[in-house]
RNA sequence: GCAAACCGGAAGAGAUUCCGGGACGCAAAGCCACGGGUCCUAACCCUUUGUGGAAGGAUGGCCGGGUU
Numbered sequence: 001g002c003a004a005a006c007c008g009g010a011a012g013a014g015a016u017u018c019c020g021g022g023a024c025g026c027a028a029a030g031c032c033a034c035g036g037g038u039c040c041u042a043a044c045c046c047u048u049u050g051u052g053g054a055a056g057g058a059u060g061g062c063c064g065g066g067u068u
Stems, first nucleotide, its partner, number of pairs: 001026002006021006024061001030067003034064003037059005044053002046050001
């Protein structure tokens, strides 16, 4: 310097995010969703209505990589 769980408020279909409080931790816990992992599935497609398809989203405090 950052800020987990949890609490209050807001956004979202959801994962989750943002703000305030709060500190479990972090010596890149600064930044980038490029590869992998994990999580979500409203709208769209199919009709066997699903633990489906396609597409999209979330996570950097899951790992690798890049970058300052």